The RNA shown here (SAM riboswitch aptamer (S box leader)) has 118 nucleotides and comes from an uncultured Bacteroidota bacterium.

RNA sequence: GAUUUAUAAAGAAGAGUGGAGAGAUUAGGCUCACCGAAGCUCUAGCAACCUUCCCGUUCGUGCGGGAGUGGUGCUAAUACCUAACCUGACGGGGAAACCCGGAGGGAGAUUAUAAAUU
Numbered sequence: 001g002a003u004u005u006a007u008a009a010a011g012a013a014g015a016g017u018g019g020a021g022a023g024a025u026u027a028g029g030c031u032c033a034c035c036g037a038a039g040c041u042c043u044a045g046c047a048a049c050c051u052u053c054c055c056g057u058u059c060g061u062g063c064g065g066g067a068g069u070g071g072u073g074c075u076a077a078u079a080c081c082u083a084a085c086c087u088g089a090c091g092g093g094g095a096a097a098c099c100c101g102g103a104g105g106g107a108g109a110u111u112a113u114a115a116a117u118u
Stems, first nucleotide, its partner, number of pairs: 001118008013043005021032003026083004044075003049071002052067006079110001085106003090101004
C1' cells in the first nucleotide's frame, strides 16, 4: 500500500516550542486562529479496538459484566455541514396531465481509527 470486519450524535486539555494558517480531498457554506493556527515535545485525561487480569455463566469454542497491565487511538463544532441516488412533510404554478422548490429521513461513496489477512 491492498482486502475484510467493526466503529465514527457520547467522552476527554494544560504547559513548552513554533509563528500563519487550520477544520482529509474538490466546490460551496460555516467555524476556529496573532487574546497565537498547523507541526513538534512533555504532562494530564477520555475511551475500551487488541492484550492482560478479575467475577459470573457454558461440556466447550464462547457469552455477559468489571478493572485499565501493555499496544494503538482520541481529547472544538455529528467525520463541522452540504453535494450524486432513493424517499419526502410542506409550499408555489397549472383547467388538467403535470411542472418547480423542498424541511426531514434512508442507503451509498469517501475519509479516519482499530483488528485480522496479505
Its Rfam family is "SAM riboswitch aptamer (S box leader)". Its family is annotated with regulation of gene expression in the Gene Ontology. The coordinates come from a structure-prediction model, not an experiment, and the mean pLDDT is 82.